[in-house]
Parts: sequence; C1' cells; structure tokens
RNA sequence: UCAUCCAGAGGGGACGAGGGAACGGCCUGCGGACUCCCCGGCAACCGACUGACCGAUCAGGAACGGUGCCAACUCCGGCGUGGUCGAAAGCCGACCGCGGCAGAUGA
Repeated sequence: UCAUCCAGAGGGGACGAGGGAACGGCCUGCGGACUCCCCGGCAACCGACUGACCGAUCAGGAACGGUGCCAACUCCGGCGUGGUCGAAAGCCGACCGCGGCAGAUGA
C1' cells in the first nucleotide's frame, strides 16, 4: 500500500489469576480462563496444481507446503450520517443501518 473481517472450527497435558489491544460498557474465568506444549479441526490469503491466455491476468478444485484462526459481528460503543419510535419542530434518548477512526490477518 492492497484485500478481507455478520460464515466456520476443541480435546488432552502443564501452570494458577486474570482475560476479552487501551478507555467506557458488557461479558468471561478457581466447574481453571489467559499463556505454553501435544494432537485434532476450520478456512482458503500466498506458494504449489488444473484449465484459458504469448503474457499480464482470469477461472477452478484440492489441502501437499508457508501463515492465520478455533466465546460473544473485530463482543459493543466513541466521530459523522440515514431511517423508525418517544404526539409535533429542535434538543435528547432508544432501536436498526451506513461510512469513518482504531485494530486484526494475509500478501
């Protein structure tokens, strides 16, 4: 810089108190989380493979190799904005969206 982020996928062992990036919420954890190791699985970004093509590239299947992932949408929110409702306009609030910010993963 580009692409993706509402799908999917857990058992065992070690350790022993926090973990979910920060903050605010809300969850989660001594019925053992987080982390580490082993095995398993999910997915299909890259390599590899097949087809088209001079090529760039495009399409496809598979899961051999390199990553990634296996609570909650990236757990939700902040900034901007659209809709509905709170009798009406503004404000404000609730709910449902979209974009942005931040972040994660790959190349």
A computed fold for a 107-nucleotide RNA from a soil metagenome, annotated as SAM riboswitch aptamer (S box leader).